RNA sequence: GGAGUUGGCCGGGUGACGGCUCUUUGGCUCGCCAAAGGGAGGAAAGUCCGGACUUCAUCAGGGCGCGGUGCCCUGGGCAACCAGGGGCGAGGCGACUCGACGGAAAGUGCCACAGAAACAAACCGCCUCGGCUUGCCGGGGUAAGGGUGAAAUCGUGAGGUAAGAGCUCACGGCCGACUGAGGUAACUCAUCGGCGGGCAAACCCCACCGGAAGCAAGACCAAAUAGGGAGGGGAUGACGUGGCCCACCGACCCUCCGGGUUGGUCGCGUAGAUAAAUCGUCACACAAAAACAGAAUCCGGCUUAUAGGCCAACUCCUUCA
Numbered sequence: 001g002g003a004g005u006u007g008g009c010c011g012g013g014u015g016a017c018g019g020c021u022c023u024u025u026g027g028c029u030c031g032c033c034a035a036a037g038g039g040a041g042g043a044a045a046g047u048c049c050g051g052a053c054u055u056c057a058u059c060a061g062g063g064c065g066c067g068g069u070g071c072c073c074u075g076g077g078c079a080a081c082c083a084g085g086g087g088c089g090a091g092g093c094g095a096c097u098c099g100a101c102g103g104a105a106a107g108u109g110c111c112a113c114a115g116a117a118a119c120a121a122a123c124c125g126c127c128u129c130g131g132c133u134u135g136c137c138g139g140g141g142u143a144a145g146g147g148u149g150a151a152a153u154c155g156u157g158a159g160g161u162a163a164g165a166g167c168u169c170a171c172g173g174c175c176g177a178c179u180g181a182g183g184u185a186a187c188u189c190a191u192c193g194g195c196g197g198g199c200a201a202a203c204c205c206c207a208c209c210g211g212a213a214g215c216a217a218g219a220c221c222a223a224a225u226a227g228g229g230a231g232g233g234g235a236u237g238a239c240g241u242g243g244c245c246c247a248c249c250g251a252c253c254c255u256c257c258g259g260g261u262u263g264g265u266c267g268c269g270u271a272g273a274u275a276a277a278u279c280g281u282c283a284c285a286c287a288a289a290a291a292c293a294g295a296a297u298c299c300g301g302c303u304u305a306u307a308g309g310c311c312a313a314c315u316c317c318u319u320c321a
């Protein structure tokens, strides 16, 4: 000097003029006017996860089903999750990044096409025996070489063999063990045994967790109509929360036709609308003002998008001293 990795911050400020909206105060011809003060984010996005809060009789009981989570340790937290450290696997020269991170030795299932064969086997080939029309046929052995494929008797090498093969050996890989050592543990190393895979983000098994629905939740007020009509069930309990059963408590419900209302207040907040306001222009300073982008019950987390600038630490390359 260049290229990267990780973490953090800003992403607008001040003033003037004009426009919109909310609150307070005052005035008013009750239409409105004046003054003061406030007015969209780091993610407001996704609606993914959790919680507050509300309603459903159960301060949410038990079981089934259904759904969700899934390496270890410590700390924070109601939880979701976060932080630190570590293990294993993958990528990267590296700083670092990612997790398809419980289980394939409980069972079932899938691996198209190609290929002899994908829970099995011989297309070409190699060896050997026989026949004969000398280049073919038949029998036996084989899975080292070639072909197909994402994947083919674990890989490489040596020995051995008729030719070969974990048949034997060495090193390596994977799986397992009532084994030994280290570690709190996930796991690591050694020893022994075995060798035809992969997929559970396939069904499933194991462990743990979970009432349901959601602010268009819900509470209250006012007004109006037809305290209408028909059918069915039920005091030995129908009915009463996403499904089923039990418990417990309450005690009348269900279906169809027809009629009335569609209003207001709250929920709702130092931005608080209710078809949805929070803006435009100019100047100044800074110098960089641009990108992604717009609140709707609130809070915590995760994920995604982002022009430009600044700060800190770390890695690699090149050059000079």
Base pairs, nucleotide, nucleotide: 001317002316003315004314005313006312007311008310009309010308013284014283015282016281017280018279020039021038022037023036024035025034026033027032041292045303046302048301049300050299051298052297053214054213055212056211061246062245063244064243066210067209068208069207070206071086072085073084074083075082076081087101088099089098090097091096102205103204107203108202109199110198111197123146124145125142126141127140128139129138130137131136132135154172155171156170157169158168159167173195174194175193176192177191179190180189181188182187218266219265220264221263228257229256230255231254232253233252239250240249